[in-house]
RNA sequence: GGCGCCGUGGCCAAGUGGUAAGGCGGCAGACUGCAAAUCUGCUAUUCGCCGGUUCGAUUCCGGCCGGCGCCUCCA
Numbered sequence: 001g002g003c004g005c006c007g008u009g010g011c012c013a014a015g016u017g018g019u020a021a022g023g024c025g026g027c028a029g030a031c032u033g034c035a036a037a038u039c040u041g042c043u044a045u046u047c048g049c050c051g052g053u054u055c056g057a058u059u060c061c062g063g064c065c066g067g068c069g070c071c072u073c074c075a
Stems, first nucleotide, its partner, number of pairs: 001071007010024003018055001025043006048064005
């Protein structure tokens, strides 16, 4: 340098055009003599960044950034 895959909350992770499941953690509440455990609610107006397509993009397209793998070249 070329090619491929990946990037989603504090952490892990599903979803791949119709508007973000789940688990852990955190916060609040219920329960308890106090805790733990258990239960309930909340916790991403947003999916690496910038553009494009579309009525609508996490999803498709282009560029860039980062990670991993393979190939090639140089030494």
Molecule: transfer RNA
Organism: Gemmatimonadaceae bacterium